[in-house]
RNA sequence: AGAGUUUGAUCCUGGCUCAGAUUGAACGCUGGCGGUAGGCUUAACACAUGCAAGUCGAGCGGAAACGAUCCUAGCUUGCUAGGAGGCGUCGAGCGGCGGACGGGUGCGUAACGCGUAGGAAUCUGCCUAGUAGUGGGGGAUAGCCCAGAGAAAUUGGGAUUAAUACCGCAUACACCCUACGGGGCAAAGAGGCCUCUUCUGAAAGCUUCCGCUAUUAGAUGAGCCUGCGUCGGAUUAGCUAGUUGGUGAGGUAAAGGCUCACCAAGGCGACGAUCCGUAGCUGUUCUGAGAGGAUGAUCAGCCACACUGGGACUGAGACACGGCCCAGACUCCUACGGGAGGCAGCAGUGGGGAAUAUUGCACAAUGGGCGAAAGCCUGAUGCAGCCAUGCCGCGUGUGUGAAGAAGGCCUUAGGGUUGUAAAGCACUUUCAGUGGGGAGGAAAGGUUAGUCGUUAAUAUCGGCUAGCUGUGACGUUACCCACAGAAGAAGGACCGGCUAACUACGUGCCAGCAGCCGCGGUAAUACUGAAGGUGCAAGCGUUAAUCGGAAUUACUGGGCGUAAAGCGCGCGUAGGCGGUUUGGUCAGUCAGAUGUGAAAGCCCCGGGCUCAACCUGGGAACUGCAUUUGAAACUGCCAAACUAGAGUAUGUUAGAGGGAAGUGGAAUUUCUGGUGUAGCGGUGAAAUGCGUAGAUAUGCGGAGGAACACCAGUGGCGAAGGCGACUUCCUGGACCAACACUGACGCUCAGGUGCGAAAGCGUGGGGAGCAAACAGGAUUAGAUACCCUGGUAGUCCACGCCGUAAACGAUGUCUACUAGCCGUUGGGGAGCUUGUCUCUUUAGUGGCGUAGCUAACGCGAUAAGUAGACCGCCUGGGGAGUACGGCCGCAAGGUUAAAACUCAAAGGAAUUGACGGGGGCCCGCACAAGCGGUGGAGCAUGUGGUUUAAUUCGAUGCAACGCGAAGAACCUUACCUGCCCUUGACAUCCUCGGAACCUUCCAGAGAUGGUUGGGUGCCUUCGGGAACCCAGUGACAGGUGCUGCAUGGCUGUCGUCAGCUCGUGUCGUGAGAUGUUGGGUUAAGUCCCGCAACGAGCGCAACCCUUGUCCUUAGUUGCCAUCGGUUCGGCCGGGGACUCUAAGGAGACUGCCGGUGUUAACCGGGAGGAAGGCGGGGAUGACGUCAAGUCCUCAUGGCCCUUACGACCUGGGCUACACACGUGCUACAAUGGCCGGUACAGAGGGCUGCAAUACCGCGAGGUGGAGCGAAUCUCAGAAAACCGGUCGUAGUCCGGAUUGGAGUCUGCAACUCGACUCCAUGAAGUCGGAAUCGCUAGUAAUCGCGAAUCAGAAUGUCGCGGUGAAUACGUUCCCGGGCCUUGUACACACCGCCCGUCACACCUUGGGAGUGGAUUGCACCAGAAGUAGGUAGCUUAACCUUCGGGAGAGCGCUUACCACGGUGUGGUUCAUGACUGGGGUGAAGUCGGAACAAGGUAGCC
Repeated sequence: AGAGUUUGAUCCUGGCUCAGAUUGAACGCUGGCGGUAGGCUUAACACAUGCAAGUCGAGCGGAAACGAUCCUAGCUUGCUAGGAGGCGUCGAGCGGCGGACGGGUGCGUAACGCGUAGGAAUCUGCCUAGUAGUGGGGGAUAGCCCAGAGAAAUUGGGAUUAAUACCGCAUACACCCUACGGGGCAAAGAGGCCUCUUCUGAAAGCUUCCGCUAUUAGAUGAGCCUGCGUCGGAUUAGCUAGUUGGUGAGGUAAAGGCUCACCAAGGCGACGAUCCGUAGCUGUUCUGAGAGGAUGAUCAGCCACACUGGGACUGAGACACGGCCCAGACUCCUACGGGAGGCAGCAGUGGGGAAUAUUGCACAAUGGGCGAAAGCCUGAUGCAGCCAUGCCGCGUGUGUGAAGAAGGCCUUAGGGUUGUAAAGCACUUUCAGUGGGGAGGAAAGGUUAGUCGUUAAUAUCGGCUAGCUGUGACGUUACCCACAGAAGAAGGACCGGCUAACUACGUGCCAGCAGCCGCGGUAAUACUGAAGGUGCAAGCGUUAAUCGGAAUUACUGGGCGUAAAGCGCGCGUAGGCGGUUUGGUCAGUCAGAUGUGAAAGCCCCGGGCUCAACCUGGGAACUGCAUUUGAAACUGCCAAACUAGAGUAUGUUAGAGGGAAGUGGAAUUUCUGGUGUAGCGGUGAAAUGCGUAGAUAUGCGGAGGAACACCAGUGGCGAAGGCGACUUCCUGGACCAACACUGACGCUCAGGUGCGAAAGCGUGGGGAGCAAACAGGAUUAGAUACCCUGGUAGUCCACGCCGUAAACGAUGUCUACUAGCCGUUGGGGAGCUUGUCUCUUUAGUGGCGUAGCUAACGCGAUAAGUAGACCGCCUGGGGAGUACGGCCGCAAGGUUAAAACUCAAAGGAAUUGACGGGGGCCCGCACAAGCGGUGGAGCAUGUGGUUUAAUUCGAUGCAACGCGAAGAACCUUACCUGCCCUUGACAUCCUCGGAACCUUCCAGAGAUGGUUGGGUGCCUUCGGGAACCCAGUGACAGGUGCUGCAUGGCUGUCGUCAGCUCGUGUCGUGAGAUGUUGGGUUAAGUCCCGCAACGAGCGCAACCCUUGUCCUUAGUUGCCAUCGGUUCGGCCGGGGACUCUAAGGAGACUGCCGGUGUUAACCGGGAGGAAGGCGGGGAUGACGUCAAGUCCUCAUGGCCCUUACGACCUGGGCUACACACGUGCUACAAUGGCCGGUACAGAGGGCUGCAAUACCGCGAGGUGGAGCGAAUCUCAGAAAACCGGUCGUAGUCCGGAUUGGAGUCUGCAACUCGACUCCAUGAAGUCGGAAUCGCUAGUAAUCGCGAAUCAGAAUGUCGCGGUGAAUACGUUCCCGGGCCUUGUACACACCGCCCGUCACACCUUGGGAGUGGAUUGCACCAGAAGUAGGUAGCUUAACCUUCGGGAGAGCGCUUACCACGGUGUGGUUCAUGACUGGGGUGAAGUCGGAACAAGGUAGCC
């Protein structure tokens, strides 16, 4: 410090996710030791049991218990009982102090509760210092005793008694009150010493380490007040009657409405009152670079609470955790009458929960209470126990050791890896274990002696010094030593990317994984186990949570044209900000000082535990607040001025600026009458509609409403919405010029307020045209639409609402600054050459463009640049601008505005493609123009379907279907039935035997089995070997079994279309672009020109074959012009001319001419030429597309079968047949059929062959075999054509299917199932619906011939020649393709994407008659305990008294306040609710087809 994820790819925006650190954690697996810290985050839920606050006999009366001593009795040394407060002591009681601390918890509390800084009107036990005292009396009471009530808790009565308990009196430095005269208020003793003594007590004296009273100070602690800070919600906007203030009184320790009476009407609030929700606050802790964010466990400070609520008492202090009273809930005891209790103390229990420990030891230390002290008490505390809960440290060995062992895993079978790892050898012994030793934590206290102080005192007591004595829970302490032995001690997670780390097996969208992206559908580095590896380590992972990364709430540090985001536009309040100069002030600001900012923590420097964690000393820091002293630039404030901002006045100018009134013409419609006649109107085409009752058309006139052509312009005006005929009136704003006046008067603007298109609403008018709704006609599968004919609201006016728009420049307002160029509108100035001129200035309004900005597009003085001021708004998509609530509205609705849930994207700009019922250019038998077909018939053939035991398999739009198959009777053959074999039909190796091979017969459908005869070979180094056959064993063979979606190879197709790319350079952030686009041209990315491109490659073309002309060479089997012969046949001699054959050349290149064109490329024409612009035909197929086809040609990975999915054989099937389709043949006839006659080819084939002449047969064919391995022989008669004849338009002398009969040939065999021949039979069919195919010249059409395959079996296929046309205006349209451009929401790329209803399932939420709870307001009832007031009843020790009583007090009663409770009525909130509304998500449901292309009616608001 970043990374993954939206896309085909890119940049941006933007969310989601990850890597880090942390925790009072929990869970899973695992677990050696020690140190140190921590340990109910949940039910402030309920609690059994034990303990957690007592102490003082030196305050008191005393003596229940224990002990010692003494005495007495029973009596056995000694026990038991009794006596003795004389002693140690001490239960209960009175009294004092403490119990208000310490310990726990975080319910409540949004508050002066806390934090921080201050303040004045207070109290303060114990403690310290000071001052003054401590005199003299009195009456009670508990305990004890007596006798009672009650189950108990407890309690009533009587008698007696003490005090440091209680109460007067005296005194009063001081203190308090005061009218300034005065008045008022205290106390307690105790211990010790000494003296006397009847030994029980009494009196006097002394003393103070103790205590008491009053008071002044201090210290400590506490109470009160104030400034500032302290969570969320405005879908909480108004709250408040003791409320705010005053006066007086009361009350308090104390100020104060704290309380009361009276008076006034205030107080708080947008700087957020009130209300609701949540929450103890802080030092800190975690994170972060910081700023921040989150947090408030342990430790420390403060607060609050103690079962829930209320209340006071006591006291220095409480409204009191282990006190009291009352009410309530709960639990327990009970004799039913009544009582008791409060673990949020320490342990512990139940419960809740994912989850949190022992009913331990000790007061040894530290601290606290009491006490004079010893001491007692102390679940505070110190320790121990449990827990890997965290942090820190240590160990689980070290060295050596290659035969790189064995085993495991992988493998290309060689090896690699685990791995120096192990074993082996040599060492060490931390920790744990056993034994032994052994600190520190201890200071006190007691006692003795000395000394000092107090004192009369050598008593006491206190201080100091010294000696002695002596206190440890932890503790088997820490630590040290010895002994033995590698001995007792390693796991968990991960290995697709992020993210370090990979292989094989299993599984087969299953099981499963997953933090995000995503893996898994038979080759999974992603699942499960394994081997190996990586990173941590007594831990490792997961989950939860916080911060970080996240600049993803942006103060530091973001944005708003199109990604989310500028209010529709003004005016304007609060607020924020604000021109120049001078002076003052010092609030902000800056500097210094002082106080404070607790300790701990963090940080720095030291120190102590062997180190570290940890502990400890010092420092720094605590960025803050307050006080104070200065400074005066800036901001603020005050005062005075200024004119550059702003405004006013003067004079002009332009304008659809606004309002009102009036006026005008054109047009539509309508009305009257005229002319006139059959249609009009409307559409893609029609129809509805109008019209003979006279329309449309035409001309005159009238009426009425609405809108204002041309001018008209990226022209004008206005804040925006918006404004368009003309005239008048009223009125707002702007600009310009000159520079008189005011003197900062300014800018922005939350709330507020006004304006605000269209539609809509209300009332009343108006209504020509247009026109939602509606009606009809069309279209359509449907058509509640698009089109047409009508037509009502509405559109118009007046008044009043509504308040929204893609209200857009998708761009808030104001100000300043920052290159230019060209228009245009209004005004001013200057110049001359006076113009339709030029220059300049100012205010608008436009186009380009520099810098700069921007993700890009783009913006660019009218900024989206550079800055400033203020406002508004945004924070992933959906849910949703929705629900609920509030406000507004007559309504429609508007405004404000969520959440649950769900997804990992949604989005912007640009790029490359693809696509478009987008555009432009161009091509092609693509259309058109023609010729001939198919589709109808019969037959052939292939396919689908069906059938079947099987009808083997594959091919399926073009690009499957006379295709693989250039040929299924057996074979082929892969299929089916049945029979049969198992190292196999086929290959290699090993062993045994045998030559191989030929042959007879039998059984069987055959395979096969049995049997018979013949045959003994070749080479040899004599060992044997080679080929072949039989048998055996195991390695293996074999598979037309699966996967063409694992593959190679081959092929089809777009397409013989003209395209497809690269290097370097340049441009762009980038994907990419450029080149390759543009202007011409071509069949062509063919060539030329231009150009930030310059070159190059694969394609095109050419090179190759063939054909067309000529030449040269050669002349048999081919040829024959000339010469000769002839049996008249190039037959023979001969010839090398010609044809031909087959080798080599020539020829054609826009070369020539002139024209067009850009001077080019090229194009059009001409000449010459056999051929002319590629001469014709062929071969040749770029980058790629279709997961196209083929595992059944072949090859091949993986999987599968192995007495079978292999092999052999027989028979059958592939040939089936209601039907549908494709491709063909033959026809339907006269351009023809039939009969007879006569001509002319080319290219091929031939020895398992082609076969002549001849003979036989009507014929297929047979007999026979000359010739020929072929320019020689043969297949082999070419046919159409031509000549002659016949038929005469008919189901025929057309057509030939079908069927019967008879044959021929091939073959082992023609039944299923061949071809052909003859005789007979003579079906459909009279030119073919919608639709559709081929062809542009030697082509179509037509005619025959040959070949491959092949025993036989073509209407198919591949070739060959003969005869031989028509048409092309042209590119609008259909199809396909190329280039450029445009749009896109497509990229699996339009066979794309995608919307809504409905149906089903699930989830969430709104409404809902209501129902149940919680909380709260108001009104009323009620009123425990308590306090205060009143008091006539009752009671009453101290004091006073005139002795009667009084003062005072208590009880009772009553009034006020008030908790619980109750009633009524509202608010808020939670849960639930028949039914119901929307939303979301789901597998391949239904219906349509709304959007994306002009999305087929442009889309959207």
Small-subunit ribosomal RNA from an uncultured prokaryote, 1501 nucleotides, folded computationally. The prediction has a mean pLDDT of 85.